[in-house]
Context: one part of a larger RNA
RNA sequence: CUGGGCGUAAAGGGCAUGUAGGUGGUUUAUUUUGUUUUCAGUAAAAUACUUUAGCUUAACUAAAGUGAUAUUGUUUUUACGAAUAAACUUGAGUUUUUUUUGGUAAAAUAGUACGUAUAAUGUAAAGGUGAAAUUUGUAGAAAUUAUAAGGACUACCAUUUAGCGAUGGCAAUUUUAUUAUUAUGAACUGACACUAAGGUGCAAAAGCUUAGGUAGCAAAUGAGAUUAGAUACCUCAGUAGUCUAAGCAGUGACCGAUGAGUAUUAAACGCAUAUUUAUUAUGUAAACCUACAUUAGGGUUUUUGUUAAAUUUGUGUUUAAGUUAACACGUAAAUACUCCGCCUGGGAAUUACAAUCGCAAGGUUUAAACCU
Numbered sequence: 001c002u003g004g005g006c007g008u009a010a011a012g013g014g015c016a017u018g019u020a021g022g023u024g025g026u027u028u029a030u031u032u033u034g035u036u037u038u039c040a041g042u043a044a045a046a047u048a049c050u051u052u053a054g055c056u057u058a059a060c061u062a063a064a065g066u067g068a069u070a071u072u073g074u075u076u077u078u079a080c081g082a083a084u085a086a087a088c089u090u091g092a093g094u095u096u097u098u099u100u101u102g103g104u105a106a107a108a109u110a111g112u113a114c115g116u117a118u119a120a121u122g123u124a125a126a127g128g129u130g131a132a133a134u135u136u137g138u139a140g141a142a143a144u145u146a147u148a149a150g151g152a153c154u155a156c157c158a159u160u161u162a163g164c165g166a167u168g169g170c171a172a173u174u175u176u177a178u179u180a181u182u183a184u185g186a187a188c189u190g191a192c193a194c195u196a197a198g199g200u201g202c203a204a205a206a207g208c209u210u211a212g213g214u215a216g217c218a219a220a221u222g223a224g225a226u227u228a229g230a231u232a233c234c235u236c237a238g239u240a241g242u243c244u245a246a247g248c249a250g251u252g253a254c255c256g257a258u259g260a261g262u263a264u265u266a267a268a269c270g271c272a273u274a275u276u277u278a279u280u281a282u283g284u285a286a287a288c289c290u291a292c293a294u295u296a297g298g299g300u301u302u303u304u305g306u307u308a309a310a311u312u313u314g315u316g317u318u319u320a321a322g323u324u325a326a327c328a329c330g331u332a333a334a335u336a337c338u339c340c341g342c343c344u345g346g347g348a349a350u351u352a353c354a355a356u357c358g359c360a361a362g363g364u365u366u367a368a369a370c371c372u
Base pairs, nucleotide, nucleotide: 004343005342006341007327008326012340014202015201016200017199021195022194023193025088026087027086028085029084030083031082034080035079039073040072041071042070043069048066049065050064051063052062053061054060091192092189093188094187095186096185097183100180103178104177105176106175107174108173109172110154111153114150116148117147118146119145120144121143125136126135163170164169207248208247209246210245211244212243216242217241221237222236223235224234259339260338261337262336263335264334267318268317269316270315271314272313274311275310276309277308278307281306282305283304285302286301287300288299289298322329323328345372346371347370354365355364356363357362
C1' cells in the first nucleotide's frame, strides 16, 4: 500500500463558507469517445514458469514449449456511463402573505444590593474564626436615618430535561436597524444539487498593545494564624485583571468525547411551536334580554384564554427489530449510498531541526536515533 477501523480501546478537523476535484433527478433523440464483443500486429535477447538433456549430483548451461497485462488498428452492441440538442417538475431556490425566539448590534431608561463621601443621632466597641490574631475605632468607629456621586450586575419569573443561534455562545425594560426560521396556497426559475483539499471568515477564558474606567471580586505580593515545616488550605489587606472602545492573538474535556448530506424503519409517555376540530367541554371581559329588587342567578351574541383530540416540525425519556467486545445506541452507534478529515504497539514527542504566522507570550505543520 491493501485490508480493517474512528461514542468509551489509536483515530471526526472548534465551526461555517466556498474554489478546484469527486459524486449526482425524470423523459426523448443523435453521436459511438469509455465499459463490452471479434480478429490481427507490436511489446529484442536474457530472466520467470513447465518438460527434457549435459557437466558424478546440485548450483550452472543448452533445447523445446507457455501466459497474463498494456497498447495500436479493425469489428460488434446501445444496457450503463459520457458528450450534444430539446423538454419536464418531484430535488434546490425566488416573490407574495405569514409564525416564533435569552439570535446579533447600537442607543435610551429602570431596579435591588454594594462600598465610598457629606450631615445628624449615638458611645465603646466593631470585625473575623474551629479557636484566635493581624485589621478598624475616643482624631468618635460599628449601628440607625437622610442626601450625593459612582461602577459593575440583572434576584423571583426559570420542573429550564424548555427556546434561539453554524460553533463559541445568548436572560432587566423599551426603541431602531438586522440575521435566521415556521406554515398554507398561488405564481415563477428549471437540476441551478451534495460534499469539499488548499483558501477566506467567525471563534470561551486567560494573555498582549493604545486610550479610558475601577464599586465588588481578586492571580502576584505583604501580614496574621495553622504546622515539625506551610512558598498551601483559614483570616486581614491588596496590584494586574475582570468593565468600555479600537486592534492583535487563534488556543480549550471548543464534548453528543459521535464529520456533512440524502433515503428507509415497529411502539409508548412528555415538553415547546403552529394549524384544524369540539351545536352538551369550560373560565374571564363586554353588550343585550328576562325575572326579582339593588344584590345574586339564568339565557343569547361577540371577544380572548384554558382543556381535550388529530396532524406538522423540533427537543427529551422508555423501548421492538437490528447493531455492539461489553456498556449501551435506537433523533442510530440500525439498513444503504456520496464526499471530506483522521488512525496503524508504548515511550522518546503537544518535542528537535526547518518553514511559516505573531509586538511578545507562543501557535500551525512535524521527524529520527535510541529504549522496550